This is a predicted structure of a 137-nucleotide RNA (c-di-AMP riboswitch aptamer (ydaO/yuaA leader)) from Micromonospora avicenniae. The model forms 96% of the base pairs in the Rfam consensus. Its mean pLDDT, the model's own confidence on a scale to 100, is 79.
RNA sequence: GGUCCGACACCGCCGAGUCGCUCGCCGAGCGAGCCGGGGACCCAGGUUUCCGGGGUGAAUCCGCAGCCACUGCGGUAGGGCGCCGACCUUCCCGCCCGAACCCGUCAGCUAACCCGGUAGGCGGUCAGGAAGAAGGA
Numbered sequence: 001g002g003u004c005c006g007a008c009a010c011c012g013c014c015g016a017g018u019c020g021c022u023c024g025c026c027g028a029g030c031g032a033g034c035c036g037g038g039g040a041c042c043c044a045g046g047u048u049u050c051c052g053g054g055g056u057g058a059a060u061c062c063g064c065a066g067c068c069a070c071u072g073c074g075g076u077a078g079g080g081c082g083c084c085g086a087c088c089u090u091c092c093c094g095c096c097c098g099a100a101c102c103c104g105u106c107a108g109c110u111a112a113c114c115c116g117g118u119a120g121g122c123g124g125u126c127a128g129g130a131a132g133a134a135g136g137a
Base pairs, nucleotide, nucleotide: 010124011123012122013121014120018032019031020030021029022028023027033118034117035116036115037114038113043108052106053103054102055101056100061075062074063073064072065071066070078097079096080095081094082093
């Protein structure tokens, strides 16, 4: 000097996933905010129930290939971050994501009403341009 790992504090990102209070066996409970589901009239729908159906989420669809259960590659609807001389919006551009899980034969919308969640993960330096000097060949 470089690389990797760990702790604390602070800043930041995805996401609904933040804050307050109480008790006491430091773990649980309650509330606010935010988020999700079920659930009438009306409206929509007008034969569909194994080819099951449905929900959260941006995460859907298409093509090619293989050892065809499944996996890989390419793309894509869609989504995120950055770019903003103060703020908002948009375009272009750059870099990424384009998963996973749940309900259990059952659910369109939906006032009243009912039920549930409030996690987890990651980053904090990198990229580009120009000028000059020294050394070497």